[in-house]
């Protein structure tokens, strides 16, 4: 010096003038509201709105069906489908990624073409022993009862995989290694790893097919709820009038019900509130390999509702990417000019 991984950060900057939306304080005002002065105003993703929660109403004794989601194994968390650490397998010289990664001896299904067969195994071309038949005989040939699956061939995938041995010819039919199943042991919290005895091999593949097995899961959601309240409809109560009409009743009395007022209540339109002090930042001591935790100390850091967050000038740079809060909070995945710090790794050349 090139070529790589990995984990963090920053996302023009500084000044000056008009604005523009909220606090707060102080003056005016009965009040609305007005001025001045501090002082604060997008993001690492505010974004998809994919998971998790909290908060808010409804529903709910309690388990159960049933539908959905997750699935190696410890851990962290309020909680997860996040993270962190570890196993197995895959890739990559290599630092290091990537993995929907339970169960296929509980049961159904499904396996196109090819092939003899695709799961109750079975024979296309072949392998061999025996009869017959051809050949004068050997050698070979044809058919044929068996026996075999070691070669070929099909395919993604063939009924444990190489090797000796054996055998008429094979053949776990026997041995060795390997895989593979059972059953101790020996680390480890566990996945799991070694290592041994035993069994001659039973279990072809698919569960992102049905389904088993464990674990979790009520609903809708800030336009959610709340509160104050002009107008209206129905209804609640007190009063006023017995002058009318209707019912009981053909007549008097009475009684109801209709009218008038005021009250309560009702919740439309407006207004308020939820709304920003929170699983909050920062720093620093601790305990953990780590995510994460806990003390201690300081800090207040947008809250709008037609919806603010912007324009102009001036200097400097590298000349400036993706992108706008809308109840709040962890993630997770998607966009991103460009720079900046750390740990690693492979190579070259030179000392």
């Nucleotide at each position: 010096g090139g070529a790589g991984u990995u984990g963090g950060c920053c996302g023009a900057a500084c000044a000056g003038c008009c604005g523009c939306c909220g606090u707060u304080u102080u003056a005016u005002g009965u009040a609305a509201a007005u001025a001045a002065a501090a002082g604060g105003g997008a993001g690492g993703a505010a974004a998809g709105u994919c998971c998790g929660g909290g908060c808010u109403c409804c529903a709910u004794a309690g388990g159960g069906c049933a539908g959905g989601g997750c699935g190696c194994c410890a851990g962290g968390u309020a909680a997860c489908g996040c993270c962190u650490g570890g196993g197995a397998g895959g890739c990559g010289c290599g630092a290091g990624c990537c993995u929907a990664c339970g169960g296929a001896a509980a049961g159904u299904g499904c396996c196109g073409c090819a092939g003899a067969a695709a799961a109750u195994a079975u024979a296309c071309c072949g392998c061999c022993u025996g009869a017959u038949u051809c050949g004068u005989u050997a050698a070979g040939a044809a058919u044929u009862c068996g026996g075999u699956a070691a070669g070929g061939g099909u395919g993604a995938a063939a009924a444990g995989g190489u090797g000796c041995g054996g055998u008429a010819a094979g053949a776990g039919c026997g041995c060795a290694c390997c895989g593979c199943g059972u059953u101790g042991c020996u680390g480890g919290u566990a996945a799991c790893a070694g290592g041994a005895a035993c069994g001659g091999c039973a279990u072809g593949g698919u569960a992102a097919a049905c389904c088993c097995c464990g674990c979790c899961c009520g609903g809708a959601g800030c336009a959610a709820g709340a509160u104050c309240a002009a107008a209206u409809a129905g209804a609640g109560g007190a009063g006023c009038g017995u002058u009318c009409g209707c019912a009981c009743u053909g007549c008097c009395c009475g009684u109801g019900c209709g009218g008038c007022u005021c009250c309560u209540g009702g919740g439309u339109a407006g207004a308020u509130u939820g709304c920003u002090u929170g699983a909050g930042c920062g720093g620093u001591a601790a305990g953990g390999u780590g995510a994460c935790u806990u003390g201690c100390c300081g800090c207040c850091u947008a809250g709008a509702u037609g919806a603010a967050u912007g324009g102009c000038u001036g200097u400097u740079c590298a000349c400036g990417a993706c992108a706008g809060a809308a109840c709040c909070c962890g993630g997770c995945u998607u966009a991103c000019a460009g720079g900046c710090c750390g740990a690693c790794u492979c190579u070259c050349a030179c000392u």